[in-house]
RNA sequence: UGCGAAAAGGGCAAACCCGCUGAAAAGCGGGGACGCAAAGCCACGGGUCUAAAUCCGAGAGGCUAUGAUCGCCGGGUUGCCGCGU
Repeated sequence: UGCGAAAAGGGCAAACCCGCUGAAAAGCGGGGACGCAAAGCCACGGGUCUAAAUCCGAGAGGCUAUGAUCGCCGGGUUGCCGCGU
């Protein structure tokens, strides 16, 4: 520095269930494993989700991120093991 076929020691943990927080999306803890070589970390760009407050509306409802997602993609950054150069 490129790669993840095989291997070892390990790591993380989707759906779903229970509890807590939250307006929600979702997050956290426990159980549980679909998967993952960065499924470690950072919302920086795009995407997606939500819409409490504000605003609009007679109302139903609508608009909107400052909210959420890094297990959607890209980017940044750190790093284990092995193989190759």
c-di-GMP-I-GGC riboswitch aptamer from a Candidatus Zixiibacteriota bacterium, 85 nucleotides, folded computationally. The sequence was found by an Rfam model in a public genome assembly. Rfam family: c-di-GMP-I-GGC riboswitch aptamer. Gene Ontology term of the family: cyclic-di-GMP binding.